[in-house]
């Protein structure tokens, strides 16, 4: 420098145009003499940044950033 892949809550991770599942952790509560375990509840006005398309974008397009792989 060229090609390909990835970037979603503190961590892992689903989603593939109709407005963000789940697990762990955290927080509040129940249970308990206390704790663990268990049970109930809460937890991403926002998806790496910025533009664009669309009635509507995490999902499509452009560009930039970071990481990984391949080719020199």
């Nucleotide at each position: 420098u060229g090609g390909g892949g990835a970037g979603u809550c503190g961590c892992c991770a689903a989603g593939c145009g109709g407005u963000a599942a789940g697990g762990c952790a955290a927080c509040g509560g129940g249970c308990u003499c206390u704790g663990a375990a268990c049970c109930c509840g809460u937890c991403a006005u926002u998806c790496g940044g910025g533009g664009g398309u669309u009635c509507g974008a995490a999902u499509c397009c452009c560009u930039c950033c970071u990481c990984c792989c391949c080719a020199g």
Molecule: transfer RNA
Organism: Candidatus Peribacteraceae bacterium